[in-house]
RNA sequence: GUCCGGGUCCUGCGCGACGGAGCCCUAUGAACCCCGUCAGGCCCGGGAGGGAGCAGCGGUAAAUGGGUGACUCCGGGUGCCGCAGGGGUGCCUGGAUGGA
Numbered sequence: 001g002u003c004c005g006g007g008u009c010c011u012g013c014g015c016g017a018c019g020g021a022g023c024c025c026u027a028u029g030a031a032c033c034c035c036g037u038c039a040g041g042c043c044c045g046g047g048a049g050g051g052a053g054c055a056g057c058g059g060u061a062a063a064u065g066g067g068u069g070a071c072u073c074c075g076g077g078u079g080c081c082g083c084a085g086g087g088g089u090g091c092c093u094g095g096a097u098g099g100a
Stems, first nucleotide, its partner, number of pairs: 001097008009086006015079002018075005024067005034059004042051003
C1' cells in the first nucleotide's frame, strides 16, 4: 500500500432489566339521593300480625393512602444482549499478501 472480515453508525424484529399504569391485597370510605339488617318511635289492624323506615351496625361504589411475586399495557440517549438488513467518509481491530 492492496484485499477480506468484524466493531463503531442507521433501521427493523426479538429478549431482559428500569420507570409508569393496570390487575391483585390491605386501610379509609355514602347523614339522604347504594345494598342488607333495622333498636326506638310512627302507620294499618279488635287481635294475631303486617308496613314504611330514622339512628346504629355490616357490606360496598367512586376516590385516596400503603403493599406487591407473577401477568398485561405504555415508554426510551435502557443493555461490554441476540438476529437480519442497510451504510463504507472517518476511527478501532483481526487475517492474508506485496514493496521499501

A computed fold for a 100-nucleotide RNA from a Halanaerobiales bacterium, annotated as Bacterial small signal recognition particle RNA. The prediction has a mean pLDDT of 79. Rfam family: Bacterial small signal recognition particle RNA. The family is grouped with related families in Rfam's "SRP clan". Gene Ontology terms of the family: SRP-dependent cotranslational protein targeting to membrane, signal sequence recognition and signal recognition particle, plasma membrane targeting. The organism belongs to Halanaerobiales, within Bacteria.